Background: Transfer RNA from a Lachnospiraceae bacterium, 72 nucleotides, folded computationally. The coordinates come from a structure-prediction model, not an experiment, and the mean pLDDT is 81. Lineage of the source: Bacteria > Bacillota > Clostridia > Lachnospirales > Lachnospiraceae. It was read from a public genome assembly.
[in-house]
RNA sequence: GCUUCACUGACGCAACGGGAGCGUAACCGGCUUUUAACCGGUAGGGUCCGGGUUCGAAUCCCGGGUGGAGCA
Repeated sequence: GCUUCACUGACGCAACGGGAGCGUAACCGGCUUUUAACCGGUAGGGUCCGGGUUCGAAUCCCGGGUGGAGCA
């Protein structure tokens, strides 16, 4: 340099173009003599960035960034 994959809460991941969700972690409560486990609840992201298409974009298109893999 070229090709290709990925980027969504602290972390791991979902999400036919139409309601942004699950698990772990955190916090509060219950249970327990206490802790852990278990049970119930709460908060936390507008989806890497900028444009475009569309009535509507995490999702499609273009450019950029970061990381991984392959080739040279």